[in-house]
RNA sequence: GCUUCAUAUGGCAAUGAGGCCUGCCUUGAACCGCUUUAUAAAAGCUGAUGGCUUCUACUUUAAA
Numbered sequence: 001g002c003u004u005c006a007u008a009u010g011g012c013a014a015u016g017a018g019g020c021c022u023g024c025c026u027u028g029a030a031c032c033g034c035u036u037u038a039u040a041a042a043a044g045c046u047g048a049u050g051g052c053u054u055c056u057a058c059u060u061u062a063a064a
Base pairs, nucleotide, nucleotide: 010025011024012023013022016055017054018053019052020051021050033045034044035043036042
């Protein structure tokens, strides 16, 4: 880029994945963190969860 098929067997809940649970939205939607500031800029801060749990990545400490 082209073609075909599907359309709740859906999407979403501040950084990845699995399971369970909870909540929200109905596509002009839900969702897109916090502090200071003026709704901006700049500066600073927490967390891989919405919650529980496991794994992975990252950080610190100890042992082999």